[in-house]
Small-subunit ribosomal RNA, 5' domain from an uncultured Bacteroidota bacterium, 526 nucleotides, folded computationally. The coordinates come from a structure-prediction model, not an experiment, and the mean pLDDT is 82. Its Rfam family is "Bacterial small subunit ribosomal RNA". Gene Ontology terms of the family: ribosome and structural constituent of ribosome. It was read from a public genome assembly.
Context: one part of a larger RNA
């Protein structure tokens, strides 16, 4: 000199953009953060409409009906493995980079081919009877499905037997042929379609392996027994000591094994002419974790943040028998700390889940609020104005200098702020109405509708300098000097150093310098 997720002190007008618990991965009240589908099913608790019956005050009341729109709970499907948070652990194929899988998987999506036949038994909901303070739960009856099961049919995929050819870098590939074995499905409909089953390919996403790179300590020198390799088996989507039995005695290491410490990694960021050095907030990619430890289930995918089970610590409810819980999601609370924000709005846009769609959900996201935390921009007026006033300070030859065009005053302007009026873009779709094309299920055209931010941005009008400057420093480094007070005292100080009676260094004043809505100090990095 540059920088920062900064803090502290003094001060503070506005706007835009960005950023905002670095510490206790400490504990958490409350609300919200993942649901959706009635075009899968039985249905009808509630709401609305409609119909029927009865009464009689003749337009009201009561009862019934799933009939329609819809719809709580239940069964079922998909989603809940994403998105969001944090950086505990990890020195590792964790990450980065480059390759490989002839050793693999992949729901939804796209393309293609072939199917979608016939039966069956249950079980929630419901009803009845209970238990319990509650959480919740028992028994009986009985019912449906795109839930579950059986039979049939089925390929190019799997297995067995055995055969032959072509291709290939490799342990391989072939929609090559023959025989045998085994294995599927779900319907619904508004009749447009949407689903379901099997298979192949693509795409996407993942899994595994390998080369190279990846901190400190040698005052850590030896480490290892599933350890290193082989055979066989099991297991996995897949190779593999991944696991097991047997056999062999290997494997790593001074080019640093093992052990200990520290730490998420990278893109990047700061600095530097560069080489380097330091760091890993925000944003993006990967990894890991979800009170602590362990485990599996379901599923295409989890060993699962707002799922399950077990154990532990902690907290809460209790009728004392027993139960409930997990903010490192968004806000918010306490604690810790030098220190870090609202218990806000909207799904209008983008994206995601479900759905034919309308739509529903979405603390992702988009916005708004707070904070000078940073960067950038703007303003606090402009021009004229000398009797160079008063006052202050300094000098003194009693006159001068400085503050100082500064002020007053005159003229002018009006950014921002204030008041009033107008007022967006972000929006185009989806949907709906009409039309065109004709490829018959799609495309195109036109009209209508849709804004949280927000009466915001922006524009115009009105009036008026009106509403707006501070901080540090002035001995040298280093831009900027005098007076008074003090007298090695009080104090200053980054280094050198200053102060003991003339202090440009302490404290005050006047003046000056540098920055400026900031200025300084502290901490940390180059």
């Nucleotide at each position: 000199g540059g920088a920062u997720g900064a803090a502290c002190g003094c001060u503070a007008g506005c706007g835009g953009c960005a950023g905002g618990c670095u510490u206790a991965a400490c504990a958490c009240a409350u609300g919200c953060a993942a649901g959706u589908c009635g075009a899968g099913g039985g249905g009808u608790a509630a709401c609305a409409g409609g119909g029927a019956u009865u009464g009689c005050u003749u337009g009201c009341a009561a009862u019934c009906c799933g009939c329609u729109g819809a719809c709580g709970a239940c069964c079922g499907g998909c989603g809940c493995a994403c998105g969001g948070g944090u950086g505990c652990g990890u020195a590792a194929c964790g990450c980065g980079u480059a390759u490989g899988c002839a050793a693999c998987u992949u729901a939804c999506c796209u393309u293609u081919u072939a199917c979608u036949g016939g039966g069956g038994g249950a079980u929630a909901g419901u009803c009845a009877a209970g238990a319990g303070a509650a959480a919740u739960u028992u028994u009986g009856a009985a019912u449906a499905a795109u839930a579950c099961c059986c039979c049939a049919u089925a390929c190019g995929a799997u297995c067995c037997a055995a055969c032959a050819c072509a291709c290939u870098c490799c342990u391989g590939u072939g929609a090559g042929a023959u025989g045998g074995a085994a294995g599927a499905a779900a319907a619904u409909u508004a009749c447009g379609g949407u689903g379901g089953u099997a298979a192949a390919a693509g795409a996407u996403a993942g899994g595994c392996a390998u080369g190279c790179g990846u901190c400190c300590u040698a005052u850590u020198a030896g480490u290892u027994u599933g350890u290193u390799g082989g055979u066989g088996a099991g297991g996995u989507a897949a190779c593999g000591g991944c696991u097991c039995a047997c056999c062999a005695a290997g494997a790593c290491u001074a080019c640093g094994a093992u052990a200990g410490g520290u730490a998420g990694g990278g893109g990047u960021c700061c600095u530097g002419a560069g080489a380097g050095g330091g760091a890993g907030a925000u944003c993006c990619c990967c990894c890991a974790c979800a009170c602590u430890g362990g485990u599996a289930c379901u599923g295409a995918g989890a060993c699962a943040c707002g799922g399950a089970c077990c154990a532990g610590a902690c907290u809460c409810c209790u009728a004392c028998g027993g139960g409930a819980g997990g903010c490192a999601g968004c806000a918010g609370u306490g604690a810790g700390g030098a220190a870090u924000a609202u218990u806000g709005g909207a799904c209008a846009a983008u994206g995601g889940a479900g759905g034919c769609a309308a739509c529903u959900c979405u603390g992702a996201u988009c916005c708004a609020g707070c904070c000078a935390u940073g960067c950038c921009g703007c303003g606090u007026g402009c021009a004229g104005g000398a009797a160079g006033a008063c006052g202050g300070c300094c000098c003194u030859a009693u006159g001068g200098g400085u503050u100082g065009u500064a002020a007053a005053c005159u003229g002018c302007u009006u950014u921002u702020a204030u008041a009033c009026a107008g007022g967006a873009a972000g929006a185009a779709a989806c949907g709906u109405u009409a039309g065109u094309a004709c490829g018959u299920g799609u495309a195109c055209u036109a009209g209508c509708c849709u804004g949280a931010c927000g009466g915001u941005a922006c524009u115009g009008u009105a009036a008026g300098a009106a509403u707006a400057a501070g901080g540090a420093u002035c001995g040298g480094c280093u831009a900027a000097c005098u007076c008074c007070g003090u007298g090695c005292c009080a104090g200053c100080a980054g280094c050198c150093g200053c102060g003991g009676u003339a202090a440009u260094a302490c404290g005050g004043a006047g003046g000056a310098u540098c920055c400026a809505a900031g200025c300084g100090u502290u901490a940390u990095c180059c």